[in-house]
C1' cells in the first nucleotide's frame, strides 16, 4: 500500500457488542492516619485514568468519520 485488531488512573484490568444514573469500578502500587516497643501485617481515608479531533444523540469511554500510536496477515 490493502484488510484486520488495538489504545481507560504510575501498572495491569473490568465497562464497549446491546448509549442511560449523580463522584467510570477493582487489584497493585504511592500519601496520610489507626494498631505495633519499631518493622512488617491487617484496617480505615485519599491521590490519579476514558488517545486526539470532529459528528449523530436528550444523552457517548461505549455509535459513526478522520488523525496519530503499537500488533497482526499479506501484494
Nucleotide at each position: 500500500g490493502g484488510c484486520c485488531c488495538u489504545g481507560u488512573c504510575g501498572u495491569c484490568u473490568a465497562g464497549c457488542c446491546c448509549g442511560g444514573u449523580c463522584c467510570a469500578g477493582g487489584a497493585c502500587a504511592c500519601a496520610u492516619g489507626a494498631u505495633u516497643c519499631u518493622c512488617a501485617u491487617u484496617c480505615a481515608u485519599g491521590u490519579a485514568a476514558c488517545a486526539c479531533g470532529g459528528g449523530u444523540u436528550c444523552a457517548a469511554a461505549u455509535c459513526c468519520c478522520g488523525u496519530c500510536g503499537g500488533g497482526g496477515c499479506u501484494g
Molecule: transfer RNA
Organism: Candidatus Yanofskybacteria bacterium RIFCSPHIGHO2_01_FULL_44_24